[in-house]
Context: one part of a larger RNA
RNA sequence: AACGAACGCUGGCGGCGUGGAUAAGACAUGCAAGUCGAACGGGGAAUCUUUGGAGCUUGCUUUGGAGAUUCCUAGUGGCAUACGGGUGCGUAACACGUGAGCAACCUGCCUUAAAGUGGGGGAUAGCCCGGUGAAAACCGGAUUAAUACCGCAUGUGGUCUUUUUCUUCAUGGAAAAACGACUAAAGCUUGAAAUGGCGCUUUAAGAGGGGCUCGCGGCCUAUCAGCUUGUUGGUGAGGUAACGGCUCACCAAGGCUAAGACGGGUAGCUGGUCUGAGAGGAUGAUCAGCCACACUGGAACUGAGAUACGGUCCAGACACCUACGGGUGGCAGCAGUUUCGAAUCAUUCACAAUGGGGGAAACCCUGAUGGUGCAACGCCGCGUGGAGGAUGACGGCCUUCGGGUUGUAAACUCCUGUCACCAAGGAACAAAUGUUAGGUUCAUAGCCUAAUUUGAGUUAACUUGGAGAGGAAGAGGUGGCUAACUCCGUGCCAGCAGCCGCGGUAAUACGGAGACCUCGAGCGUUACUC
Numbered sequence: 001a002a003c004g005a006a007c008g009c010u011g012g013c014g015g016c017g018u019g020g021a022u023a024a025g026a027c028a029u030g031c032a033a034g035u036c037g038a039a040c041g042g043g044g045a046a047u048c049u050u051u052g053g054a055g056c057u058u059g060c061u062u063u064g065g066a067g068a069u070u071c072c073u074a075g076u077g078g079c080a081u082a083c084g085g086g087u088g089c090g091u092a093a094c095a096c097g098u099g100a101g102c103a104a105c106c107u108g109c110c111u112u113a114a115a116g117u118g119g120g121g122g123a124u125a126g127c128c129c130g131g132u133g134a135a136a137a138c139c140g141g142a143u144u145a146a147u148a149c150c151g152c153a154u155g156u157g158g159u160c161u162u163u164u165u166c167u168u169c170a171u172g173g174a175a176a177a178a179c180g181a182c183u184a185a186a187g188c189u190u191g192a193a194a195u196g197g198c199g200c201u202u203u204a205a206g207a208g209g210g211g212c213u214c215g216c217g218g219c220c221u222a223u224c225a226g227c228u229u230g231u232u233g234g235u236g237a238g239g240u241a242a243c244g245g246c247u248c249a250c251c252a253a254g255g256c257u258a259a260g261a262c263g264g265g266u267a268g269c270u271g272g273u274c275u276g277a278g279a280g281g282a283u284g285a286u287c288a289g290c291c292a293c294a295c296u297g298g299a300a301c302u303g304a305g306a307u308a309c310g311g312u313c314c315a316g317a318c319a320c321c322u323a324c325g326g327g328u329g330g331c332a333g334c335a336g337u338u339u340c341g342a343a344u345c346a347u348u349c350a351c352a353a354u355g356g357g358g359g360a361a362a363c364c365c366u367g368a369u370g371g372u373g374c375a376a377c378g379c380c381g382c383g384u385g386g387a388g389g390a391u392g393a394c395g396g397c398c399u400u401c402g403g404g405u406u407g408u409a410a411a412c413u414c415c416u417g418u419c420a421c422c423a424a425g426g427a428a429c430a431a432a433u434g435u436u437a438g439g440u441u442c443a444u445a446g447c448c449u450a451a452u453u454u455g456a457g458u459u460a461a462c463u464u465g466g467a468g469a470g471g472a473a474g475a476g477g478u479g480g481c482u483a484a485c486u487c488c489g490u491g492c493c494a495g496c497a498g499c500c501g502c503g504g505u506a507a508u509a510c511g512g513a514g515a516c517c518u519c520g521a522g523c524g525u526u527a528c529u530c
Base pairs, nucleotide, nucleotide: 001529005526006525007524008523009522012382013381014380015379016378017377018375019374020340025338026337027336029335030334031333034079035078036077039076040075042073043072044071045070046069047068048067049066050065051064052063053062054061055060056059086293087292088291096217097216098215099214100213101212102211105210106209107208110206111205112204113203114202115201116200117199118152120150121149128141129140130139131138157183158182159181160180161178162177163176164175165174166173167172187198188197189196219265220264221263226256227255228254231253232252233251234250235249236248237247238246268290269289270288271287272283273282274281275280295316296315297314298313299312318329319328320327321326346372348371349370350369354368355366356365357364358363385415386414387413388412395406396405397404398403419471421466422465423464424463425462429457434452435451436450437449438448439447440446474519475518476517477516478515479500480499481498485514486513487512488511489510495502496501
């Protein structure tokens, strides 16, 4: 000097930050991922129109059917759930950083371009009926739709085969041509129509994202010296989006190592952070990039993408429910509980802004995020009054008893009004989207203009007024290092102490008092780092 600090004494306000470092221990409760009815068939509700029946108060009530409009949604289907958020267990490794490479690769949504979107089929959930059962669930039957599923057609294209040209050090790459083979789709919206809008299929390119390979770099240990059999290489095959012992069969006997292999210990890595004149040393909280993990271990499915925190299956430990037959769960998400610990916060408000998911949109969801709350935990700023005021008052302390000091300090006089308090006013964060009107237009699409609409924070920031010096100072130290001294008490006792060392009867070193010194809403102590 520094700190994610803790402890002791003390404590007025504000701004900006930070806040489970230990048990990757266990978790009650609530929330943290949904959305689309403009993909689909049902179901429900409301309003209106029409019609049949019944009741009577004869224009009302009730009930059934049909049609239209609007709203809601259990299920099928689509997209998202692989992002965002958390933690640092593991990992000494191409994990990370940096620089290259892939002629060995993938890529949903988005952008650009080209071509297409024809004609059919069979199911199934739901709903309904039945059965069993304590219940959840489950089983059977019949039936129905789609942008769900499956053939057929077409083939701009794409893949395979062959040839030619150009090119690479090379395995190869690019372009062109040819006989043939294989290979696609889905509709919705609108009063209507369209060469409209939103989609769907194939292909090419891009953007962004990802996969793989290599050089170099960054811990300790030799009281770890030899390690290795898919091991090192080859041929062939399989597998992958892709190269490769990635896997397998056969063949060869290789490969690494004192420039530290192998083993053991420790550890997420980095931008950075702290310190230091620098070189270095230490560190990796918050913020940002990458990686790993999601009760423990293993596995795949779906998908453009996972071997998937709030998905599935198996095993295990733990916990919970049970009618004992069987089931359920995973806070290292946000709050919160408990345990551990010297130690670390609210079971808060809002989607108004930014961003994300879905949707044509309205809108819905969002413990991301934006706010507020708690804690002097840190940094920074402000205040606790200002000027005058000597009989140098009283009191305290010291005294050579003359006085000195506390001390302009107080009292007293005149002011000021920061902060806190009270009252009133009060921006910005709001741009959009939507609606309405106008223009352009075939158009109610798209675009432009105007008006209107949207604030959790907010009783805020800030401004004005009001009252009154009123509400706001402590901590450590005073032998030397080290700024600051006297008296009393104690008497090697009680005690102090970072080091040297103080204390055994005049202690500036212990305890108290007065005075003084240093910092100041803080001051000291302890731990750790330079």